[in-house]
RNA sequence: ACCCCGAAAAGGCAAACCCGAGGAAACGAGGGGGCGCAAAGCAACGGGUCUACGUCGGCUGCCGCUAUUCGCCGGGAAACAGGAGCGGGCGCACCGUCUCCACCGCUGUCGCUGGCGGCGCCGAUAUGACAGCCGGGUUGCCGAA
Numbered sequence: 001a002c003c004c005c006g007a008a009a010a011g012g013c014a015a016a017c018c019c020g021a022g023g024a025a026a027c028g029a030g031g032g033g034g035c036g037c038a039a040a041g042c043a044a045c046g047g048g049u050c051u052a053c054g055u056c057g058g059c060u061g062c063c064g065c066u067a068u069u070c071g072c073c074g075g076g077a078a079a080c081a082g083g084a085g086c087g088g089g090c091g092c093a094c095c096g097u098c099u100c101c102a103c104c105g106c107u108g109u110c111g112c113u114g115g116c117g118g119c120g121c122c123g124a125u126a127u128g129a130c131a132g133c134c135g136g137g138u139u140g141c142c143g144a145a
Base pairs, nucleotide, nucleotide: 006142012037013036017032018031019030022027035132041138042137045135046134047133048130049129050128054125055124056123057122058121059120061119062118063117064116065115066114067113070111071109072108073105074104075103082101083100084099085098086096087095088094
């Protein structure tokens, strides 16, 4: 002088909890507090943990808008005007304030179904966070055995 180590002294840091700039959250500058700590200094490199603004996916959630359909409501004439039934009529033709189907509604109606959007809930995701979870990196105070 260096490495391991950790008695003493002086000093240092500060868990839970409370307040809290900031942050969507996890977290957290700072103040109080003191469980602990010889790296409980620094730094997210590997693992781990936490969070999920945003993004992606899902929903038998809610709301709004919408239509090729279905349902419901309305219509009988404006373009065209049909079919079946029922009734009148001996019957055919013909007729009908009737019923159903068909037709029509372009501002009928969102009840079903579908589409789009918003919100909500669920899941995934770090680019966010944690150095007082572990490993590794790096810097460093004191000085006995």
c-di-GMP-I riboswitch aptamer from an Armatimonadota bacterium, 145 nucleotides, folded computationally. The prediction has a mean pLDDT of 76. Its Rfam family is "c-di-GMP-I riboswitch aptamer". Gene Ontology term of the family: cyclic-di-GMP binding. The model forms 95% of the base pairs in the Rfam consensus.